[in-house]
RNA sequence: CGGCCUGUAGCUCAGGGGAUAGAGCAACUGCCUUCUAAGCAGUGGGUCGCCCGUUCGAGUCGGGCCAGGCCGG
Repeated sequence: CGGCCUGUAGCUCAGGGGAUAGAGCAACUGCCUUCUAAGCAGUGGGUCGCCCGUUCGAGUCGGGCCAGGCCGG
């Protein structure tokens, strides 16, 4: 320098144009327990990496940039 892949909750990930963005784990609250753990019920937490574009509508499609990984030179 070029090519490919990835970027969504604290962590691991799903969602591949359609209306309120989800799961598991973690955190917090309550129940249970003498207490803790486990178990059960619930709550909160996201400007979907950034900017621009396409579209009636973008987490999803296109371009640029940034970051990480792999390959090549």